[in-house]
RNA sequence: AGAGUUUGAUUCUGGCUCAGAAUGAACGCUGGCGGCGUGCCUAACACAUGCAAGUCGAACGAGAAAGAGCUUCGGCUCGAGUACAGUGGCGAACGGGUGAGUAAUACGUAGGAAUCAACCCUUUAGUGAAGGAUAUCCUCGAGAAAUCGAGAGCAAUCCUGCAUAAGUCCCGAAAGGGAGAAAGGUGGCCUCUUGCUGCCGCUAAAGGACGAGCCUGCGCGCUAUCAGCUAGUUGGUGGGGUAAAGGCCUACCAAGGCUAUGACGGCUAGCCGGCCUGAGAGGGUGUACGGCCACAUUGGAACUUAGACACGGUCCAGACUCCUACGGGAGGCAGCAGUGGGGAAUAUUGCGCAAUGGGCGAAAGCCUGACGCAGCGACGCCGCGUGGAGGAUGAAGGUCUUCGGAUUGUAAACUUCUGUUAAAUGGGAAGAAAUGCAGAGUUCUAAUACAACUCUGAGAUGACGGUACCAUUAGAGAAAGCACCGGCUAACUUCGUGCCAGCAGCCGCGGUAAUACGAAGGGUGCAAGCGUUAUUCGGAUUGAUUGGGCGUAAAGGGUGUGUAGGCGGUAUGUUAAGUCAAUUGUUAAAUCUCCCAGCUUAACUGGGAAUAUGCAGUUGAAACUGAUGUGCUUGAGGGUGGAAGAGAGAAGUGGAAUUCUCGGAGUAGCGGUAAAAUGCGUAGAUCUCGAGAGGAACACCGAUGGCGAAGGCAGCUUCUUGGUCCAUACCUGACGCUGAGGCACGAAAGCGUGGGGAGCAAACAGGAUUAGAUACCCUGGUAGUCCACGCUGUAAACGAUGGUCACUAGACGUUGGUUCCGCUCUGCGGAAUCAGUGUCGUAGCUAACGCGUUAAGUGACCCGCCUGGGGAGUACGGUCGCAAGAUUAAAACUCAAAGAAAUUGACGGGGGUCCGCACAAGCGGUGGAACAUGUGGUUUAAUUCGAUACUACGCGAGAAACCUUACCUGGGCUUGACAUGUACCUGACCGCCAUAGAAACAUGGCUUUCCAAGCGAAAGCUUGGACGAGUACACAGGUGCUGCAUGGCUGUCGUCAGCUCGUGUCGUGAGAUGUUGGGUUAAGUCCUUUAACGAGCGCAACCCCUGCCAUCAGUUGCUACUCCUAACGGAGGCACUCUGAUGGGACUGCCUAGGAAACUAGGAGGAGGGUGGGGAUGACGUCAAGUCCGCAUGGUCCUUAUGUCCAGGGCGACACACGUGUUACAAUGGGUAGUACAAAGCGUUGCAAGCUUGUAAAAGUGAGCCAAUCGCAUAAAGCUACUCUAAGUUCGGAUUGAGGUCUGCAAUUCGACCUCAUGAAGCUGAAAUCGCUAGUAAUCGCAUAUCAGAACGAUGCGGUGAAUACGUUCUCGGACCUUGUACACACCGCCCGUCACACCACGAAAGCUGUUUAUACCCAAAAUCACCUUAGCUAACCCUAACGGGAGGCGGGUGCUGAAGGUAUGGAGAGUGAUUGGGGUGAAGUCGUAACAAGGUAGCUGUACGAGAACGUGCGGCUG
Repeated sequence: AGAGUUUGAUUCUGGCUCAGAAUGAACGCUGGCGGCGUGCCUAACACAUGCAAGUCGAACGAGAAAGAGCUUCGGCUCGAGUACAGUGGCGAACGGGUGAGUAAUACGUAGGAAUCAACCCUUUAGUGAAGGAUAUCCUCGAGAAAUCGAGAGCAAUCCUGCAUAAGUCCCGAAAGGGAGAAAGGUGGCCUCUUGCUGCCGCUAAAGGACGAGCCUGCGCGCUAUCAGCUAGUUGGUGGGGUAAAGGCCUACCAAGGCUAUGACGGCUAGCCGGCCUGAGAGGGUGUACGGCCACAUUGGAACUUAGACACGGUCCAGACUCCUACGGGAGGCAGCAGUGGGGAAUAUUGCGCAAUGGGCGAAAGCCUGACGCAGCGACGCCGCGUGGAGGAUGAAGGUCUUCGGAUUGUAAACUUCUGUUAAAUGGGAAGAAAUGCAGAGUUCUAAUACAACUCUGAGAUGACGGUACCAUUAGAGAAAGCACCGGCUAACUUCGUGCCAGCAGCCGCGGUAAUACGAAGGGUGCAAGCGUUAUUCGGAUUGAUUGGGCGUAAAGGGUGUGUAGGCGGUAUGUUAAGUCAAUUGUUAAAUCUCCCAGCUUAACUGGGAAUAUGCAGUUGAAACUGAUGUGCUUGAGGGUGGAAGAGAGAAGUGGAAUUCUCGGAGUAGCGGUAAAAUGCGUAGAUCUCGAGAGGAACACCGAUGGCGAAGGCAGCUUCUUGGUCCAUACCUGACGCUGAGGCACGAAAGCGUGGGGAGCAAACAGGAUUAGAUACCCUGGUAGUCCACGCUGUAAACGAUGGUCACUAGACGUUGGUUCCGCUCUGCGGAAUCAGUGUCGUAGCUAACGCGUUAAGUGACCCGCCUGGGGAGUACGGUCGCAAGAUUAAAACUCAAAGAAAUUGACGGGGGUCCGCACAAGCGGUGGAACAUGUGGUUUAAUUCGAUACUACGCGAGAAACCUUACCUGGGCUUGACAUGUACCUGACCGCCAUAGAAACAUGGCUUUCCAAGCGAAAGCUUGGACGAGUACACAGGUGCUGCAUGGCUGUCGUCAGCUCGUGUCGUGAGAUGUUGGGUUAAGUCCUUUAACGAGCGCAACCCCUGCCAUCAGUUGCUACUCCUAACGGAGGCACUCUGAUGGGACUGCCUAGGAAACUAGGAGGAGGGUGGGGAUGACGUCAAGUCCGCAUGGUCCUUAUGUCCAGGGCGACACACGUGUUACAAUGGGUAGUACAAAGCGUUGCAAGCUUGUAAAAGUGAGCCAAUCGCAUAAAGCUACUCUAAGUUCGGAUUGAGGUCUGCAAUUCGACCUCAUGAAGCUGAAAUCGCUAGUAAUCGCAUAUCAGAACGAUGCGGUGAAUACGUUCUCGGACCUUGUACACACCGCCCGUCACACCACGAAAGCUGUUUAUACCCAAAAUCACCUUAGCUAACCCUAACGGGAGGCGGGUGCUGAAGGUAUGGAGAGUGAUUGGGGUGAAGUCGUAACAAGGUAGCUGUACGAGAACGUGCGGCUG
């Protein structure tokens, strides 16, 4: 620091997602050790049990027991003035917990004045003298208990008076007067008592410290779909109250106070230091540690106290739990542990007061779940280890493999070394020093007491813990996992699976070769952890202060006016609020940063420094902003003089046209459309002439023109009226700009009331169109359109561009002024300038398109608006409206895009240019018949397989009776029908014969090797080899599957003229240019122009055949000529024909015309003329086109079968449909007879003459020929005659019967041919459709391949031999340019809405349920306060000798307030709800086709009406 993802590709906009860091975490897998931290985020839910606040005998009285000892047995002593309990004092308001409430009685920060303050410190003064009660205890009583009552008696640092009063308080000007305190305890000295004195206390007072209360400024959430709130409310006076100011409370008076700088209300939330993140600014957060606040089962209340309205106090009420003898009682873990519950989830009912701190005490000491420690948890951070070195045969095993090897991998084994941690044994700290005690000294003092302080000394005290640490011992021994490996993102192979199972953060993987699923091997990353999930910040400049935008991507308000607010010209003076500088205070500590230090290191901890950007005070500066004073004129306004205009309102008035009415004239149609019909018309229409009525709109001028703020404004005249511009520089003197709310205006449609109504025209009706046609078209037609008054308040209200000011090149128009100049002077032209309005364009800007002095450029100020698409401008709520509706305006849910501009293609029922047997013009066919053949379908045991729009269908197949053959049935074989290798065995195999069988095959018989070497007389043997059979193993074999794994080959677009590249240039880029334009061509052929210049594959040419000529050659060809022969023929000859080799010839070369040229048109010559004709030749690519059954080949499947052999059958079936053909339907013909002329092929397994036989097919015999020699072989149409005479025929030949021929092992399924007989359909073919432009179509025959036989097919060959083409409007296909596009799988595209089904969230809804809040009223506990009372009770004080009385108190009553509760009425928000509404998503469905191209009626838009639906139509608007 970026990356992935919209597209065919590009740039931009814009969202989504990822990589980082973090956590009080949780879950999955795994887990060695230690240190330091940390641990209920949920139910402020309920709690069993134990502990968490006591202490003081030096304040007080009382005062045991167990046990022990002694004893005279009565008791005494010790225990012991101890324990327990009580009175009293201090503490219990701290410490500890939690975050419910609280948006301000809180917190943070900086200040303030009207206060208190126990314990502590300093200072001053005092501490005298009396009295009273009572708990515990004892005796009774009530009760289950808790507890309570009565009586007797006793103490205090308990309580109450009195005395005193420096200081204090009150009154008072002062003098003065008045009020108001106390408690003792324990030591020492001296003693007869009184005394003196220390310490701890007590009282009064002043000050300090610590702490607390109160007040103020500023800061500190969301929400306006909360806009008004407030009666003690705001202020004053009197009174009360408090420690203290104050409506804090009360009586009276006044009517104030708060609020758009957000009051009031709602929701959420403890606040801060800090913590996390970030470059920072910021954003998020508030666990642990620290400060503050609040709370303690819920609500209320006070008491005590220095301090509480009190976590482990009291009273009352509520809920809950427990005890009960049913009468009554008890309780409060949000203290530490712990339990249940909730939850994804959070620990031990531990040890100790040794340390630190706290309470009490004079102290010893006691108490302390604060705290110190330990336990549990990888929850986090930090550190260490799981070994180090050597070790190649690169072991085995695993995995992969191209079978060679590679990899795991120095990894292991093995050798050697070390000893951290863990284990064992032994040693073993620091944390502990005070207090106290003893001694010494100093101070105090009369004092060597006491006390305080200092020093010295001895001694005691450790929970952790025998812990940290150290040493020794043995031994590599006990210690590695997790995630990932398609891209982002480091890391790849094999197998399994087969859109299944599954993965997934985003894009996306998986449909038989998955680096994406699962497994394995390997690798990468981190490591005692690793991943996942959740959350926060970052990346995100994606809310933009730093640091964004608004013409078309989301976004300028419809327009103006103007309030608050914001901003504001120029000169000068003052001030010092902002601003700036210096300084002071504060900003707690901890944390963060830097330096240093302590634990072996680190985490952790300690010390120091720095910082804490803030707030407040003081002093100063005066440029800028503000405030204020005085001026100025350029901003703004005014005056004066001119100017233009559909600016606005009102009244009047004019002509043309439509319609209607009346009259005349006139007759059969009019009208309307693509074509029609509805409609009107013989009752007289349309048309025409005249007269009249009525309403609406204003032709020409007219415009790119004018005016207005916008909407908008158009005949003419008059009246009223607004604004603007120009000139002048006379006046005012900043009076200005913008503008949230507010107010006003605001097209069309629409609404209300009343008019009006000619034309037009939603709705509606009818006619057409159509599959339908709720439309487009036609005929009618009502609201409405018009007027008046009122409402509505929206539009593509658009320049999709807010307003004002300033600055920044120009060119050319146009409107309105002013000034100047010229001329041919009522006018025309030019120049300058001001104000408008247009076109082009520089710089600059922009993603691009484009904008460009009328900015979308460069700056300033103010307002409005945007933040992914959909849901949705919708729901709910509010406001407005008569309604329609407008305005304000969400969420759930869902998607990974939606979008802008431009690019290349493709497409268009867009445009332009051009071509092609594409149409047209012609000729002949197909489609109808019969047959042949192929296909589909059906059938079948099988009817083998493939090909299927053009581009399958007489195609693979150029030839299925067996074979072929792949199919079916049946019978056989299993190393196999075929190949190679190895091992063993054998010497044959072949051939012949016989038997069984359908055959394959089986059985039997006969027959039977070769070569070399060695041995041997020979037969023969041994070894090796060749060949063959057998056995076994590797393997063969497969026309099995996949042409969507492939090679090769082929079809098609298309023999169309295209397809590209290098360099350069242009563009951010995809890309463009070149290749476009103007011409021309069959052609991207050529010329020219040109930011292009060149080049390649295609085109053309080069190749073959053919057309003319020449040369060469002359047999088997030829024969003009010569000779010979009776003739056939032969011998010469090579001129001609022909054959086959080589050349020539044609190039727009020449001429004319046009043209810049290319070239075109015409002509000449020529055998041939403009690529002469034909062939071969097929660019980049398209169709996952065809072929695994030609061949090759990956993968996969079969292996006594999906291989192989054999026989028979099938591929030949047949209600039917289609393609391609043949023969016909006849006289341009059929038949018979005669007769003429080819080319190209083929032939020894062959072609076969001739002769003979047969009606014929053919047979017999057989010359010749390996072919310019012989043969197939008569070409046919044609021509010459005769006949048939319009007939289903002398046309046509199917079908069938009979008999034959030939091939072949075989002709039944299933061949061809011949003869005789039979003689179907068919009389020129509907819709539709095919071929062909010249030696072509049409027509005629011949040959060949295949082949034993078997063409109506195919491939070739020649004979005869036409017609037509005006032309490019249309159909089809193609090429180029351009245009639009929402298409890119590319129009066979995309895509909209209803309906049906499923699921999801949301709204409405009769209601229902509970929550909260407000108001009014009722009831009213405890309690304070006020008042009354003192019939009951009553110590101190007063009176009294006493009794008794008084004062006061307790008690009682009343009243105010008052929690909980009740009743009633509202508000808010929540849950639920039969039914219902739209929305979203969904593989496939139904109906149409609204949009995208002119999308087939241009689209969109506001509004209104209508309609199954998309939508249609009317009115007005926009161009997107």

This is a predicted structure of a 1520-nucleotide RNA (small-subunit ribosomal RNA) from an uncultured bacterium.